A computed fold for a 264-nucleotide part of an RNA from a Muribaculaceae bacterium, annotated as large-subunit ribosomal RNA, domain VI. Model confidence (mean pLDDT): 89 of 100.
Context: one part of a larger RNA
RNA sequence: CGUAGGAUAUUUGAGAGGAGCUGUCCUUAGUACGAGAGGACCGGGAUGGACUGACCUCUGGUGUACCGGUUGGAGACCAACUCCAGAGCCGGGUAGCCAAGUCGGGAAGGGAUAAACGCUGAAGGCAUCUAAGCGUGAAGCCCCCCUCAAGAUGAGAUAUCCCAUGGAGAAAUCCAGUAAGACCCCUUGAAGACGACAAGGUAGAUAGGUCAGAGGUGGAAGUACGGCAACGUAUGGAGCUGACUGAUACUAAUAGGUCGAGGA
Numbered sequence: 001c002g003u004a005g006g007a008u009a010u011u012u013g014a015g016a017g018g019a020g021c022u023g024u025c026c027u028u029a030g031u032a033c034g035a036g037a038g039g040a041c042c043g044g045g046a047u048g049g050a051c052u053g054a055c056c057u058c059u060g061g062u063g064u065a066c067c068g069g070u071u072g073g074a075g076a077c078c079a080a081c082u083c084c085a086g087a088g089c090c091g092g093g094u095a096g097c098c099a100a101g102u103c104g105g106g107a108a109g110g111g112a113u114a115a116a117c118g119c120u121g122a123a124g125g126c127a128u129c130u131a132a133g134c135g136u137g138a139a140g141c142c143c144c145c146c147u148c149a150a151g152a153u154g155a156g157a158u159a160u161c162c163c164a165u166g167g168a169g170a171a172a173u174c175c176a177g178u179a180a181g182a183c184c185c186c187u188u189g190a191a192g193a194c195g196a197c198a199a200g201g202u203a204g205a206u207a208g209g210u211c212a213g214a215g216g217u218g219g220a221a222g223u224a225c226g227g228c229a230a231c232g233u234a235u236g237g238a239g240c241u242g243a244c245u246g247a248u249a250c251u252a253a254u255a256g257g258u259c260g261a262g263g264a
Base pairs, nucleotide, nucleotide: 001151005162006161007160008159009158010157011156015148016147017146018145021049022048023047024046025045026044027043033038051105052104053103054102055101059099060098061097062096066092067091068090069089070088071085072084073083074082075081109143110142111141116136117135118134119133163263165176166175167174168173181259182258183257184256185201186200187199188198189197206252207251208250209248210247211246212245213244215241216240217239222235223234224233225232226231
């Protein structure tokens, strides 16, 4: 821009893409078959491999804004604390992300067929799956399963909302302000390169803060007691705590602006 008014939701599916794999074991059954050795079809069940999708409860990895320990130095010194040294080094670790972890998938079914196997059956009194006609039949084909999809210009459908103002013009049409609605702007996000998408903008829990909790770390400071001291113990599952959960308008989403039909 189009989809012959303007919108907001929900959809149909022409078409396109994805997937499509396979082993072993048990059973049927040591049955059918076979002199024996050996050893099934058909059917039922279990469990793997590779590939692939999703997820983070579990097992773990990461986790440089979480907690602790510790070495040298600096802040005059004690204590406390902070900073620098690759995050100084070391031990743990929430969320998120992830696999080595967890769950799932390729199943079943329908249709038309290939090779092949048939029924009926003439030409050609027989025979013949074929000439007319009718069947069975594959990991393959078309559906079925998953994803996208009306720019499918063949531009589809359904539901709901908004309405018939002003000016110019002979009219077509143009201009302006609006409606429903949308955007700018702002607070943000398990969304994201930017756009986009999604949640919100005071009639508000969108983010931050605060409070409470979960989870993590692992026993704070101060004081008291014990010890010559290093240190230990008690107060006290203490103190601290990023992303997690809930609550709460304390802070910031204020204020404002723009676009947007009149139906050939």

Rfam family: Bacterial large subunit ribosomal RNA. The organism belongs to Muribaculaceae, within Bacteria.